[in-house]
Molecule: small-subunit ribosomal RNA
Organism: uncultured bacterium
RNA sequence: GAUAAACGCUGGCGGCGUGCUUUAUGCAUGCAAGUCGAACGAUCCCGAUUUAUCGGGAUAGUGGCAAACGGGUGAGUAACGCGUAAGUAACCUACCCUCAAGUAGGGGAUAACUCUGAGAAAUUGGAGCUAAUACCUUAUGUGGUGAUGGAGUGAUGCUUCAUCACUAAAGCCUUAGGGCGCUUGAGGAUGGGCUUGCGUCCGAUUAGUUAGUUGGUAGGGUAAUGGCUUACCAAGGCGAUGAUCGGUAGCUGGUUUGAGAGGAUGGUCAGCCACACUGGGAUUGAGAUACGGCCCAGACUCCUACGGGAGGCAGCAGCAAGGAAUAUUGUGCAAUGGGCGAAAGCCUGACACAGCGACGCCGCGUGGGGGAAGAAGGCCUUCGGGUUGUAAACCCCUUUUCUCAGGGAAGAAUAAUGACGGUACCUGGGGAAGAAGUCACGGCUAACUACGUGCCAGCAGCCGCGGUAAUACGUAGGUGGCAAGCGUUAUCCGGAUUUACUGGGUGUAAAGAGGGUGCAGGCGGCUUUUCAAGUCGAAUAUAAAAUCUCCCGGCUUAACUGGGAGGGACUACUCGAUACUGUUGGGCUAGAGAGCAGCAGGGGGAGGUGGAAUUCCCGGUGUAGUGGUGAAAUGCGUAGAUAUCGGGAGGAACACCAGUGGCGAAGGCGGCCUCCUGGGCUGUUACUGACGCUGAGGCCCGAAAGCGUGGGGAGCAAACAGGAUUAGAUACCCUGGUAGUCCACGCUAUAAACUAUGGACACUAGGUAUAGGGAGUAUCGACCCUCUCUGUGCCGAAGCUAACGCUUUAAGUGUCCCACCUGGGAACUACGGCCGCAAGGCUAAAACUCAAAGGAAUUGACGGGGGCCCGCACAAGCAGCGGAGCGUGUGGUUUAAUUCGAUGCAACGCGAAGAACCUUACCAAGGCUUGACAUGUCGGAAGUAGUGACCUGAAAGGGAAACCACCUGUUAAGUCAGGAGCCGUCACAGGUGCUGCAUGGCUGUCGUCAGCUCGUGCCGUGAGGUGUUCGGUUAAGUCCAGCAACGAGCGCAACCCUCGUUGCCAGUUGUAUUCUCUGGCGAGACUGCCCCGCAAAACGGGGAGGAAGGUGGGGAUGACGUCAAGUCAGCACGGCCCUUAUGCCUUGGGCUACACACACGCUACAAUGGGUGGUACAAAGGGUAGCAAUAGAGCGAUCUGGAGCUAAUCCCGUAAAACCAUCCUCAGUUCGGAUUGCAGGCUGAAAUUCGCCUGCAUGAAGUCGGAGUUGCUAGUAACCGCAGGUCAGCAUACUGCGGUGAAUACGUUCUCGGGCCUUGUACACACCGCCCGUCACGUCAUGAAAGUUGGCAAUACCUGAAGUCGAUGGGCUAUCCCUGAUUUAUCGGGGAGGUAGUCGCCGAGGGUGGGGCCGAUGAUUGGGACG
Repeated sequence: GAUAAACGCUGGCGGCGUGCUUUAUGCAUGCAAGUCGAACGAUCCCGAUUUAUCGGGAUAGUGGCAAACGGGUGAGUAACGCGUAAGUAACCUACCCUCAAGUAGGGGAUAACUCUGAGAAAUUGGAGCUAAUACCUUAUGUGGUGAUGGAGUGAUGCUUCAUCACUAAAGCCUUAGGGCGCUUGAGGAUGGGCUUGCGUCCGAUUAGUUAGUUGGUAGGGUAAUGGCUUACCAAGGCGAUGAUCGGUAGCUGGUUUGAGAGGAUGGUCAGCCACACUGGGAUUGAGAUACGGCCCAGACUCCUACGGGAGGCAGCAGCAAGGAAUAUUGUGCAAUGGGCGAAAGCCUGACACAGCGACGCCGCGUGGGGGAAGAAGGCCUUCGGGUUGUAAACCCCUUUUCUCAGGGAAGAAUAAUGACGGUACCUGGGGAAGAAGUCACGGCUAACUACGUGCCAGCAGCCGCGGUAAUACGUAGGUGGCAAGCGUUAUCCGGAUUUACUGGGUGUAAAGAGGGUGCAGGCGGCUUUUCAAGUCGAAUAUAAAAUCUCCCGGCUUAACUGGGAGGGACUACUCGAUACUGUUGGGCUAGAGAGCAGCAGGGGGAGGUGGAAUUCCCGGUGUAGUGGUGAAAUGCGUAGAUAUCGGGAGGAACACCAGUGGCGAAGGCGGCCUCCUGGGCUGUUACUGACGCUGAGGCCCGAAAGCGUGGGGAGCAAACAGGAUUAGAUACCCUGGUAGUCCACGCUAUAAACUAUGGACACUAGGUAUAGGGAGUAUCGACCCUCUCUGUGCCGAAGCUAACGCUUUAAGUGUCCCACCUGGGAACUACGGCCGCAAGGCUAAAACUCAAAGGAAUUGACGGGGGCCCGCACAAGCAGCGGAGCGUGUGGUUUAAUUCGAUGCAACGCGAAGAACCUUACCAAGGCUUGACAUGUCGGAAGUAGUGACCUGAAAGGGAAACCACCUGUUAAGUCAGGAGCCGUCACAGGUGCUGCAUGGCUGUCGUCAGCUCGUGCCGUGAGGUGUUCGGUUAAGUCCAGCAACGAGCGCAACCCUCGUUGCCAGUUGUAUUCUCUGGCGAGACUGCCCCGCAAAACGGGGAGGAAGGUGGGGAUGACGUCAAGUCAGCACGGCCCUUAUGCCUUGGGCUACACACACGCUACAAUGGGUGGUACAAAGGGUAGCAAUAGAGCGAUCUGGAGCUAAUCCCGUAAAACCAUCCUCAGUUCGGAUUGCAGGCUGAAAUUCGCCUGCAUGAAGUCGGAGUUGCUAGUAACCGCAGGUCAGCAUACUGCGGUGAAUACGUUCUCGGGCCUUGUACACACCGCCCGUCACGUCAUGAAAGUUGGCAAUACCUGAAGUCGAUGGGCUAUCCCUGAUUUAUCGGGGAGGUAGUCGCCGAGGGUGGGGCCGAUGAUUGGGACG
């Protein structure tokens, strides 16, 4: 885009079309084919009558014509059925037209009718009467037919002559003129029959088929040819250019789509065919094997008196059923057409019209103009507004359509006759009046917001949407599209160059057969001749009409319709052209072959032969191991192995040469010699003269493994055994070991049979290497060098390619031929067929399922890939942890509650810089409800606010005596009004309630790792790349150098703070201040200098000077990003939730529990120590609700007391390790200090749950810690103490401070983490990835299966209706012939002819049997797909 459509929602009008696609299912009822009295007799009715008749009408019958047309349907049919073009000299044709000639004489019946029977009916018997244009006979024969014999002609034909035989007829009407008929013949027209060329769907998993089959002769039959039929004879006919068989289907003009070529389709209209309940058959006829005729069989339905009968809507309406689905039991013969008739006329469900259906196409309308307070309402909102929207209201106007009234056709050719129809159309009145929906709005694709919902409900053509902010679901508002329709579904074409003729491909995406040979086929070198098949041109015929295109016309327009013109294929025939292809003949040598002369070679087959090695056997020497592995063990060996020497046996394979070297068609081929044999290359042209290329089928060859028979068997080695490894190890490793490997003969026929690249020929830059020849130059000669032919490789231009890549050995440019491909899986499968001994091979689907599968390249990530490099990463060291006791945190468990969060590194002395109450968020109990806190509105009370004795209570809270205000204005006045405050009401407060996966902010981590990017340019179809890679170097993408890159940004470094050296200035704290110290401002270090190395670079190594040397030490500083990392409980914040409670207050409890597990610490296990005594040396901090001195008391914690200090002034405040001296002497101790008892101290309302400290007493585990694991590279580790924050009190934690003060680093193999380059990838939520197979469960389709069951077409036999044909026909028989009789118009006999009946052939159908093909189903079973 289209439709014979259907469904959902909606629906104003008109015109023109169109309407059972399904059950060729079954049908009630009515109608659809009759007509003629001018062919005939009879009957009835009416009229006129002079009763003789005349006129008119109707009816059944005889007879004629029609009924074979018109109308319906598409079951069958793959066919001369259809289309197209021819033939018929092989034929027919009623009615019609033209021409010729006729139309004479006789005869006997019969229906109707009358009488009478049978039957329920349908129907029918007998007797009698009668007519014809019914029937019979005779005559004539223009003619016709047959036979015989001639003539013309190319003739199975035509024309013509002669003879013989046979052969016609009907009348009716009349105006009496004639008209209509009839018979014979000829011609025409029309309609048919038959035959032929070409075209006409799918399947080869249908390859052979055919006995009347193919042809001939003869007979029969037909209108006519013909195996159409019969007998005989011959053995043919068809088929890979697809016979036969199976499936499907009416064919065409056309319709639809498409640029076309094509594809799909065949409804309405038109042409042809076929069919008429199913099957068979004939009759009549000009024509039928007959839709509304007949006979028979079958199925079905109906009537019946049970004896028997009737029927055929695929005609028009209509009914039932089926179905998603398809109309009125209408009007009329007015028109057109048909039948009959002389005509009038009759008949006509053909047809013309009307009705129903938006089913389709076309046209019209549902109003037009003005109208901003931009109304109300709706929706949204940033609350300002926006939008619906000039839309509405309102004003003016119009009346297509509608309605009412009036008029009123054409169609009719006319003397008459109009169903449609009072219709179309015209005029007038009325009044904006009666007339808009549907689909969509994420992208494709025009059109967006709100609410509801919360992976639910749902949407969806594809991608996909929905898990609490959905432009995708539902609703609303708005918007967009189309519009009396809109959307959906179904089907066809297009897009789809996605079957590719136009117009595709096959190295890696699907796709080159494993290789050759070769029949058919396809294609084929140069030149000339002939023909004209292909090809080209012209003319003619045809290609029905309708349809289509153009022009003109008719309906108001259009759809629709009339006229004219056009178009072209195919086909046939005729004439012409001859370049090309083809045909015929001749010639040529460039293709191909062949001769001669040479050459190389693991080419093939057969037969011999050789040495090395392994193994085995025999013998010698010799002794304890050997063998094997990552390490071992099994194994072999004292019965003598391994090792070594000599001798022998046997089989297999041929080291070195050996080479991207050679040969072969491929598979493949390797010691040497001989024989047989194939192919190739080079040189040369005496030869042939296109002999060529390719090649469906066919045939041959074809690695390894495997199979059969017979040999052989050294080594190796599936299976198997043992030993190891391992969680296991039916493996990898080891020790053995059988088929096999080898030979002969025969099968098998497959491989990543690969160059994943079919063969042949020609053309298109080169360079280089190599193998085999040849020529030239040079030379004495051989090399070298140049050229050339053939082969084998590499690199590369143009070109090609999706890219990778290919490139004279093409995947380039062309020609020819073959094979193959058409999304993935199912499936290199099933079934069937062929082959095979088997294994199996070849050929080869479908159901179902998925939305991908795949190729090449890109960026990342990853790798038990590679290279380079770094880091306390390992190594080298030191000290630890892990074992003990205790402290703290976490898990778990428990509990009324043990509040919450943090969970690998990157949670676990973390939030918490300090839970007895408070904190506190948890639990129990008791209370409050505008609230503990904020703002606002309204109202109230007058001893109001406030203080609050006292009662109750655990407190909060509840009650309550008494006292008693403040500010502003005002008033005579505490008089009035207001404020603050109080009480009440309403808004609201409040929430450590949820969501860190809605968020902000902040933080952790990779990581202080060296990276992360951009602009322009360039490269690439693109993703992307380059820069940023390479070579050096660095702590560093730091720097240098090179480079299709040149620059730039965030990071690195530097700038900042601090420590170390130094200068200057200042310095209040008893005085002094050079130094020291404190603060401020400066200086100094930059590879600056020298030597060496590297590339005259960057830089590195060494040295000098210097307090400090190569970023001097430390800190702050954290790129792009990653982890939906952490935090809603620090704060903020969206959404949700609670509101006499999830809010608030109070008391008590809990966060401190305790079988256990883990993490971080402290103290130790002791002599480098512990105890005691003595003697030294800091830094950095803090202090007024504070630090607190001197002094005094106490063993001590501490107390009394309070000088000084708001601090370089006073205090905390004795630093401790260290050193000196002494005791302990290796023990569970004079180590260790847990635990417990008693007595005290301090803080604090309060120390029981649950604080710290002191004294005395007690004196546990623990003797250096398994696997594993942590920190640290120098003033560092380790050891030692001091201070601070938090804090009433509580520090083994945290943050700082100083004191003493080491060891080690060969180095980068390994572990962990990271950076750069490269490589592979089927990964990309990126290896914590992806993914394979079994098993279990569910669903689906399918194969096999003992069988069961159905259908179809054949086949053999039996039976066999109707009917044609044939035979018979003793029965019956008016017409014609012969004859007899008489009653003279009748009877009898015979004959000819006919016929009932009977028989025969064929024959639909039925029955029986064995097979074939195709389905359905089937316990069980096989694999497959999805979850």